[in-house]
RNA sequence: GACUUAUACAGAAGAGGGGAGAGAAUAGGCUCCGAGAACCUCUGGCAACCUGUCCCGAACGUCCGGGAAAAGGUGCUAAUUCCUACCCAAAGAAGGACUUUGGGAAAGAUAAGCC
Numbered sequence: 001g002a003c004u005u006a007u008a009c010a011g012a013a014g015a016g017g018g019g020a021g022a023g024a025a026u027a028g029g030c031u032c033c034g035a036g037a038a039c040c041u042c043u044g045g046c047a048a049c050c051u052g053u054c055c056c057g058a059a060c061g062u063c064c065g066g067g068a069a070a071a072g073g074u075g076c077u078a079a080u081u082c083c084u085a086c087c088c089a090a091a092g093a094a095g096g097a098c099u100u101u102g103g104g105a106a107a108g109a110u111a112a113g114c115c
Base pairs, nucleotide, nucleotide: 001115003113004112005111006110007109013043014042015041016040017039021032022031023030026085027084028083029082044077045076046075049073050072051071053068054067055066056065057064081107086104087103088102089101090100091099092098
C1' cells in the first nucleotide's frame, strides 16, 4: 500500500517546545486560532478493537455467546467522520430548481485479519 470484516450523534487536558495556520483531499458552508494553529515531547485521561486475566451460560478444558476489569499492543483526547456533495423516499400546492428531514452509497479514519 491492496483486499476483507467491524465500528462511529457517547467519552477524555495540562505542561514544555513551536510560531501561523488548522479542521484528510477538491468545492461550498461553518468553526477553531497571537487570550498562541499545525506539529514535536512529557504527563494525565478516555475507550474497550486485539492479547492476556476473571465471572456467567448444565461449565475444572476447547469452541461459541454474554459480562467484568484495564496488565500488555494499538487508537483517540473541539464541533456526528464538523456539515454538505452521489442515489432513494417524504414534506414545502403540479413539474424544474431549491430547502428541510429520514435512509442508503461513496470517500476518509481506526482496529483486527490477510497478501
The RNA shown here (SAM riboswitch aptamer (S box leader)) has 115 nucleotides and comes from a Cytophagaceae bacterium. The sequence was found by an Rfam model in a public genome assembly. Of the family's consensus pairs, 88% are formed in the model. The coordinates come from a structure-prediction model, not an experiment, and the mean pLDDT is 84.